Context: one part of a larger RNA
RNA sequence: UGACGGGGGCCCGCACAAGCGGUGGAGCAUGUGGUUUAAUUCGAUGCAACGCGCAGAACCUUACCUGCCCUUGACAGCCGCGGAACCCUGCCGAAAGGGAGGGGUGCCUUCGGGAGCCGCGAGGCAGGUGCUGCAUGGCUGUCGUCAGCUCGUGUCGUGAGAUGUUGGGUUAAGUCCCGCAACGAGCGCAACCCCUGUCCCUCGUUGCCAGCGGGUAAAGCCGGGCACUCAAGGGAGACUGCCGGUGGUGAACCGGAGGAAGGUGGGGAUGACGUCAAGUCCUCAUGGCCUUUAUGGGCAGGGCGACACACGUGCUACAAUGGGCGGUACAAAGGGUCGCGAAACCGCGAGGUGGAGCCAAUCCUGGAAAGCCGCUCGUAGUCCGGAUCGGAGUCUGCAACUCGACUCCGUGAAGUCGGAAUCGCUAGUAAUCGUGGAUCAGCCAUGCCACGGUGAAUACGUUCCCGGGCCUUGUACA
Numbered sequence: 001u002g003a004c005g006g007g008g009g010c011c012c013g014c015a016c017a018a019g020c021g022g023u024g025g026a027g028c029a030u031g032u033g034g035u036u037u038a039a040u041u042c043g044a045u046g047c048a049a050c051g052c053g054c055a056g057a058a059c060c061u062u063a064c065c066u067g068c069c070c071u072u073g074a075c076a077g078c079c080g081c082g083g084a085a086c087c088c089u090g091c092c093g094a095a096a097g098g099g100a101g102g103g104g105u106g107c108c109u110u111c112g113g114g115a116g117c118c119g120c121g122a123g124g125c126a127g128g129u130g131c132u133g134c135a136u137g138g139c140u141g142u143c144g145u146c147a148g149c150u151c152g153u154g155u156c157g158u159g160a161g162a163u164g165u166u167g168g169g170u171u172a173a174g175u176c177c178c179g180c181a182a183c184g185a186g187c188g189c190a191a192c193c194c195c196u197g198u199c200c201c202u203c204g205u206u207g208c209c210a211g212c213g214g215g216u217a218a219a220g221c222c223g224g225g226c227a228c229u230c231a232a233g234g235g236a237g238a239c240u241g242c243c244g245g246u247g248g249u250g251a252a253c254c255g256g257a258g259g260a261a262g263g264u265g266g267g268g269a270u271g272a273c274g275u276c277a278a279g280u281c282c283u284c285a286u287g288g289c290c291u292u293u294a295u296g297g298g299c300a301g302g303g304c305g306a307c308a309c310a311c312g313u314g315c316u317a318c319a320a321u322g323g324g325c326g327g328u329a330c331a332a333a334g335g336g337u338c339g340c341g342a343a344a345c346c347g348c349g350a351g352g353u354g355g356a357g358c359c360a361a362u363c364c365u366g367g368a369a370a371g372c373c374g375c376u377c378g379u380a381g382u383c384c385g386g387a388u389c390g391g392a393g394u395c396u397g398c399a400a401c402u403c404g405a406c407u408c409c410g411u412g413a414a415g416u417c418g419g420a421a422u423c424g425c426u427a428g429u430a431a432u433c434g435u436g437g438a439u440c441a442g443c444c445a446u447g448c449c450a451c452g453g454u455g456a457a458u459a460c461g462u463u464c465c466c467g468g469g470c471c472u473u474g475u476a477c478a
Base pairs, nucleotide, nucleotide: 001478002477003475004474005473007472008471009470010469011468012467013466015462016461019425020424021423022422023421026316027315028314029313030312031311032310033309034307035306042053043052064302065301066300067299068298069297070296073125078123079121080120081119082118083117086103087102088101089100091098092097107114108113127291128290130289131288132287136285137284138280139279140278141276143274148187149186150185151184152183153182154163155162156161167178168177169176193268194267195266196265198236199235200234201233202232204230207226212223213222214221239262242256243255244254245253246252305444318418322377323376324375325374326373327372328371334365335364336363339358340357344353345352346351384415389410390409391408392407393406394405395404431454432453433452434451435450436449437448
């Protein structure tokens, strides 16, 4: 100087408390451990691994296993020889591959040849998701959006170092004020950026009978108009600016006015010096090592999907503020030409036929659902719950046996609110309801990311648990 303390003081954070909903029990989905296996590819392992890399494992992917094949190689560039490239046919084979026959002649040219492509050959070479993240770059997680981390000069100390950065107030903040052997400065904080909340201007092939006309069973459907809604560009607005109080005439705090909005309005992006030899050599790059008729390459099939078990994360429930049936409202944000696919018709349905329209504020996806209005069920393992299994189908795809999703009929399991323990959340949040997207032929998505609808309860307080900041104290630790 740090680190640590079941030392002290001050102060924060859904850290506790207060409250709401869960997990831990059940079934299933998914990841992991373990076990099994020819293989169940590899990595991630307290917080910070475990719906993680995987924003799509039937083949492919694929790195694994078995079998069959290839070696100058699937790929790059150099040399020699031959042939244009390329196309067709049939043989063995699961394919890869092996072996055979036929057709075909382009471009440039100094007429020697050359470019390009294909085949063969030799060699220097390619290749490696092989090892080392304890050799590395890059990227990332974490402490932590925490308020800290430093420097120049000066001063103090023999020195390590200190001071500044401590102190008194204050703040979300090393934020600001005051004081002070310090005076300044940098990286951080804040602000500048984006979304959202109010208003104005501009522009109207979306919106509107708002005012007029036409028109319909109805409808912005048509003429017409941009006023309103909205779309998107620009601007205004919030700054403790104003008033009162407290405070030191300070910083600031408390209350109030006005205002759509206050005291960083709400949300996002943004992550200082560093820590964990944290993670990644399986994104990529890269040193070293290893391998080169194989640890490289191709193909078929299998595996990554196994299952006595154990754990994590979820979904669905155990019902009556609920289930079923009928009727009836109101979103936002997205996506669409190898695509979204309307009307109409067929099918109980998944879906099929069909193709209008749309490169999309124009058409499609597209019925939002919870909600509301009725009827029914009456506490029952049930009209709860839907696992499992049987049968019949649809769709994608070369192909759904291992191993796809969906539909219909039947079957109806466990489950009556969950031990010890444990998680999330402070407001348009939790809870609950549906919608969209990426990946993607299809999909094992209940995942992830986003969108809106309905919409709470509680916070006395900081003694205690966890994490953190500042000062101080002890130390046999560094």
Small-subunit ribosomal RNA, 3' major domain from a metagenome, 478 nucleotides, folded computationally.
RNAcentral holds the full RNA, with entries from SILVA.
Its mean pLDDT, the model's own confidence on a scale to 100, is 86.